[in-house]
Context: one part of a larger RNA
C1' cells in the first nucleotide's frame, strides 16, 4: 500500500534534514553555615516563615543523538602500572589565637533594555596571616615545608550558674588503607579497494630540560639516521564499536531498532576558566551562518531532553496525569526538585491469548448454481427446538502494588543507626477482578494450469486481459471477466521492499 477489521495483555513507534524551531516544562536545594529586605503583630519580648544575596553540596549524574571517527588502543579481549580520586567505609592524629574584606543593604550616576559604574557599612562553615606540626612531603644528611571552623541539641554528674566549661549529634583539618570509579601501556581480533606501492623531518632513538595526577616526541634544545611496507605500509571510500538480532541442520551470511556496556557530539570552528572530576546538552569567552529585540548606540537565543510545529518523506505518537512506587540532587529532619521513572492517550507497527456460539434438526424447503432433465451440489448448512454466556452491553460490589519516614509509647543518663505496637501516604482508578442482569449483536481475505492445496458453466474471441518463473487469451479458455463450488489463513489477508 489494497481490502478488511471485534476484544484484552505485553512490547513497540523519524531508518529521511545531526533541517530550522513558536510555546511550557526537563536541576535544584540547604535558614542546623551567615547577615539580613519583608510576612506572621494593635504594642513590647520571644519564636517561626522566607523573596533577593553571601556561602555549601549538585549541576561532570541522569536523558538525547550517531554527525565525526588519523579502521583509532574508539571498541571486544587478555595482560601491566609510572597515576588520580568528591561523597562512602576502616584505621591514627588534630580541631590554638587573630585579622581584614566583598556582597545584601544605603547612597550618587549612566543606559531604550541587557545591565553598568563610583562612594559608605556589614556577617559567615567565605577570604588571609600566626602558631602546632607528623606516622605526610623534599633531601645522602644536619635540617627545610604545609591545615582547620563552625552549627544545632541537652542540663543527669560537677564549677561557674544568661549560659559556658562538660557532653551528644552533624561537621572542620592532616595521614594510612579499602572500596568503586577514572587516567594511561601493550598482545591479540574484527572492512572494501593494488585501477592507491612506496610512505615518513618530531619522521625513529638518545642526552638534558620543561609539562603532566602520571610515563611518554606529549613539547623544546642539542646528538645520531633512522622507523613503516606485498604477513599490504601510505592513500581512498564506506562505517560509531560490543553483548547480541535475524536467518541457516550447520558452518556461514546480513545487520548492530528496542534493552544492556563502552565510545562520541551538544547550531559550525576555536579556548581556556572552574571544580575530586568537564565533550562542561539546558555553565563561560571569541570568531562564523541563521533567528528575533533595539529609542540604531547596543542586546538576546541555540529541543540530537519531554511533548509540540513547520520542512523532508513510503513512514513513525499526547503541547497527557503523578512523585504514590523505584532511582537521583540537596536537607539533621520535615520536605523540596525530578517529561529519569511510573501510569495513561494514539497506531492490527510486531508477538501472544480470546470471541464471532453449543447440542438437535429432512433422503434433505427456498434461492442460487449445474445437468445426460432423471438428478447432482451448497447442505445440518438454514429454518425450527433446546441451551449456554466468553467479549461486547447495563447495574452493584471493588483490589495488590504500601512499606517506611515522621509523629506519640517502651528501654535507655542522653542522643540514637534500638525494641514491638497504632495511625497516615495510589497518579494509574471506581481500574484489573467478582457478583447480578438482559441478550446470538459481531469474518474478513487471497488463491484454484504445473511448481502447489483447490473445477465446472457463462462472458469474450492474439481483443480485453493474466504472469513469480515456465507461459495462458486467435470461438467450447480448468490460466482473462463474472457465477456457483471448492482450497489455505484468519482479525487479518495479500502485494511491494530488504536480509538469510
Nucleotide at each position: 500500500c489494497g481490502c478488511u477489521g471485534g476484544c484484552g495483555g505485553c512490547g513497540u513507534g523519524c531508518u529521511u534534514a545531526a533541517c530550522a524551531c513558536a510555546u511550557g516544562c526537563a536541576a535544584g536545594u540547604c535558614g542546623c553555615a551567615c547577615g539580613g529586605a519583608g510576612c506572621u503583630u494593635g504594642c513590647u519580648c520571644c519564636g517561626g516563615c522566607c523573596g533577593a544575596g553571601u556561602g555549601g553540596c549538585g549541576g561532570a549524574c541522569g536523558g538525547g543523538u550517531g554527525a565525526g571517527u588519523g579502521a583509532a588502543c574508539a571498541c571486544g579481549u587478555g595482560a601491566c602500572c609510572a597515576c588520580c580520586u568528591g561523597u562512602c567505609c576502616c584505621g591514627g592524629g588534630g580541631u590554638g589565637a587573630g585579622g581584614g574584606a566583598c556582597g545584601a543593604c544605603c547612597u550618587g550616576g549612566g543606559g531604550a533594555a541587557a545591565c553598568c559604574c563610583g562612594g559608605g557599612c556589614u556577617a559567615a562553615u567565605a577570604c588571609c596571616g600566626c602558631a602546632u606540626g607528623a606516622u605526610g612531603u623534599c633531601g645522602c644528611a644536619u635540617g627545610g615545608c604545609c591545615a582547620a571552623a563552625g552549627a544545632g541539641g541537652g542540663c543527669c554528674u560537677u564549677g561557674c550558674u544568661u549560659g559556658c566549661a562538660c557532653u551528644c549529634u552533624c561537621g572542620c583539618c592532616c595521614u594510612g588503607g579499602g572500596a568503586g570509579g577514572g587516567g594511561g601501556u601493550c598482545g591479540c581480533g574484527g572492512c572494501g579497494u593494488a585501477u592507491c606501492a612506496g610512505c615518513u623531518a618530531g619522521u625513529u632513538g638518545g642526552u638534558a630540560g620543561g609539562g603532566u595526577a602520571a610515563c611518554g616526541g606529549c613539547c623544546u634544545a642539542c646528538c645520531a639516521a633512522g622507523g613503516c611496507u606485498a604477513c599490504g605500509a601510505c592513500g581512498c571510500g564506506u562505517a560509531g564499536c560490543g553483548g547480541g538480532u535475524c536467518u541457516g541442520a550447520g558452518a556461514g551470511g546480513a545487520c548492530g531498532a528496542c534493552c544492556c556496556g563502552c565510545c562520541u557530539c551538544a547550531u559550525u570552528g576555536g579556548g581556556a576558566c572552574u571544580g575530586a572530576g568537564a565533550u562542561a546538552c539546558g555553565g563561560c569567552c571569541c570568531a562564523g551562518a541563521c533567528u528575533c529585540c533595539u529609542a540604531c548606540g547596543g542586546g538576546a537565543g541555540g529541543c540530537a531532553g519531554c511533548a509540540g510545529u513547520g520542512g523532508g518523506g513510503a513512514a513513525u505518537a499526547u503541547u497527557g496525569c503523578g512523585c504514590a512506587a523505584u532511582g537521583g540532587a540537596c536537607g539533621a529532619a520535615a520536605g523540596u526538585c525530578u517529561g529519569a521513572c511510573g501510569c495513561a492517550g494514539c497506531g492490527a507497527c510486531g508477538c501472544c491469548g480470546c470471541g464471532u456460539g453449543u447440542g438437535g434438526g429432512a433422503g434433505g424447503a427456498a434461492g442460487c448454481u449445474c445437468u445426460u432433465c432423471g438428478g447432482g451440489g451448497u447442505g445440518u448448512a438454514a429454518a425450527c427446538c433446546a441451551c449456554u454466556g466468553u467479549c461486547a452491553g447495563g447495574a452493584g460490589g471493588g483490589a495488590a502494588g504500601a512499606a517506611a519516614c515522621g509523629c506519640a509509647g517502651g528501654c535507655g543518663a542522653a542522643c540514637g543507626u534500638c525494641c514491638g505496637g497504632g495511625a497516615u501516604u495510589g497518579a494509574c482508578g471506581g481500574u484489573a477482578c467478582c457478583u447480578c442482569c438482559a441478550a446470538a449483536g459481531g469474518a474478513g481475505c487471497g488463491c484454484c494450469g504445473g511448481c502447489u492445496a483447490a473445477c465446472u458453466c457463462c462472458g469474450u474471441g492474439c481483443c480485453a486481459g493474466c504472469a513469480g518463473c515456465c507461459g495462458c487469451g486467435g470461438u467450447a479458455a480448468g490460466a482473462c471477466g463474472g457465477a456457483g463450488g471448492g482450497c489455505g489463513c484468519a482479525a487479518g489477508c495479500g502485494u511491494u521492499g530488504u536480509u538469510c
Small-subunit ribosomal RNA, 5' domain from an uncultured bacterium, 500 nucleotides, folded computationally. Model confidence (mean pLDDT): 82 of 100. Rfam family: Bacterial small subunit ribosomal RNA.